[in-house]
Order: sequence, then C1' cells, then structure tokens
RNA sequence: UGAUGUUGUGCGGGAGAGUCCGGUUCGCACCGGCGCCGAAGGAGCAACCGCCCCGGGAAACUCUCAGGCCGGCGAACCGCACAAACGAG
Repeated sequence: UGAUGUUGUGCGGGAGAGUCCGGUUCGCACCGGCGCCGAAGGAGCAACCGCCCCGGGAAACUCUCAGGCCGGCGAACCGCACAAACGAG
C1' cells in the first nucleotide's frame, strides 16, 4: 500500500398467510375460539469428520416455541455507499 471476506451504519428493493366468528369499541387496540403463514430470533438434522458411549456438523430444508395473517412497523436475502478491525499479495 492492500484484493476478498467479516461486523456495523445509511439508502433502495423485499414474499407469505383470516381486516374469519364472538365479547368490547365510532374505529383501532385488547380478550377468547377456530383456521393459516414463515424470510426477525430460536430449535432439529444429512453427507462427512473425530478422541467413535458420544461429540462436531449447513440451509432459503424441517418444526412452528417465538413472531406474523387490513394498514404501518418489522423482515431473511440482494445491491450501492461509508466506517472500524483483521488481512493474502
């Protein structure tokens, strides 16, 4: 000096599923019931590996604990920009 990658911040994009029934209310929110969704978070596991009882071991797969099913917020992930540390060369 410094690629790629990691983390964070900002901006943009960003799906799915009942604005169902009852109480309450102008409505929203809230409570109960039934039905559903998965891309916050969380949990589970294959091949494979090991010190082989057992342990490690991925997800956008699976589970739906949590969250969500008008709108808004949020939203994995993607793009761009910036910042810090590490850093091959």